[in-house]
RNA sequence: GACGGCGUAGCUCAGCAGGAUAGAGCGGCGGUUUCCUAAACCGCAGGCCGUGGGUUCGAGUCCCUCCGCCGCCG
Numbered sequence: 001g002a003c004g005g006c007g008u009a010g011c012u013c014a015g016c017a018g019g020a021u022a023g024a025g026c027g028g029c030g031g032u033u034u035c036c037u038a039a040a041c042c043g044c045a046g047g048c049c050g051u052g053g054g055u056u057c058g059a060g061u062c063c064c065u066c067c068g069c070c071g072c073c074g
Base pairs, nucleotide, nucleotide: 001073003071004070005069006068007067010026011025012024013023019057028044029043030042031041032040050066052064053063054062
C1' cells in the first nucleotide's frame, strides 16, 4: 500500500429485508428473604448506536469520508 470483517449500556453481544418507546446476559444500585453472608426473586439507573456527511417521509440498519481494532495479501 491492496482486500475483507468489526466498531450499539462499565463488559460480552443481539437488533433478522429501513418504520412502533433501542434490547439481553453479566456487572452496579435499591428491595424481599436470612441471625448474617451467599444464592434466589422483584425493581431501578445507565447508550441516541466510532466521526462527519449523504439518500429517504423515516437510518443502528443503505451510500461516501475519516478514525480505531482484527485478519489477510504484497
Source information
A computed fold for a 74-nucleotide RNA from a Planctomycetota bacterium, annotated as transfer RNA. Lineage of the source: Bacteria > Pseudomonadati > Planctomycetota.